[in-house]
Predicted 3D model of a 93-nucleotide RNA (c-di-GMP-I riboswitch aptamer) from Firmicutes bacterium UBA2296.
RNA sequence: ACCUGAAAAGGGCAAACCCGUCGAAAGACGGGGACGCAAAGCCAGGAGUCUAAAGCGAGGGAAGGCCCCCGCUAUGAUCGUCCGGUUGCCAAA
Numbered sequence: 001a002c003c004u005g006a007a008a009a010g011g012g013c014a015a016a017c018c019c020g021u022c023g024a025a026a027g028a029c030g031g032g033g034a035c036g037c038a039a040a041g042c043c044a045g046g047a048g049u050c051u052a053a054a055g056c057g058a059g060g061g062a063a064g065g066c067c068c069c070c071g072c073u074a075u076g077a078u079c080g081u082c083c084g085g086u087u088g089c090c091a092a093a
Base pairs, nucleotide, nucleotide: 004091005090012037013036017032018031019030020029021028022027035080041086042085043084045083046082047081048078049077050076054073055072056071057070059068060067061066
């Protein structure tokens, strides 16, 4: 230095759930709270997953503007789904 993650130290982060705010939603942020995490630090580049405001298409209703409903689509979200990139604490074999 690289790989790796036993023990210990200093510490760090914070799932579910509750409250508030934002958002069409998924979800995010703040406070409380800890299931867990050695990158559960950071980056949506690839795959997956979630959502569908808007758009497109099918069906139904209505005189019409339009309304209801179903399907598809990310340009939305997730790095605590995985891969990749990048930075980093400690240390035995």